[in-house]
RNA sequence: CGGUUGUCUUUCCGCGGCGCGACGUUGCGAACUCCGUCAGGCCCGGAAGGGAGCAGCGGUAACAGCGGACGCGAAUGCCGGGAGUAUGGCCGGCAUGG
Numbered sequence: 001c002g003g004u005u006g007u008c009u010u011u012c013c014g015c016g017g018c019g020c021g022a023c024g025u026u027g028c029g030a031a032c033u034c035c036g037u038c039a040g041g042c043c044c045g046g047a048a049g050g051g052a053g054c055a056g057c058g059g060u061a062a063c064a065g066c067g068g069a070c071g072c073g074a075a076u077g078c079c080g081g082g083a084g085u086a087u088g089g090c091c092g093g094c095a096u097g098g
């Protein structure tokens, strides 16, 4: 000086993890300011009946765990497959000459 595997600066796709959301499921679960039903008691009424409504019960919100088939995201990974660019840098070979 030449050539070359790999890699670096930009970026795309895939796969796996991570986070958030949604969904399913389990648990817990609002003394009262969530819903329903409201024993007792209370109130109205001459009565029939009506009313508000605590506890309890059922459910819901919230909260926690689990799940994989979903969506989104990122300064995710000793991962994989590409594109582009510097006619570049770096590591390591090869060959030639000094």
Base pairs, nucleotide, nucleotide: 002094004092006090007089008088010083011082012081013080014079015077016076018073019072020071021070023067024066025065026064027063034059035058036057037056042051043050044049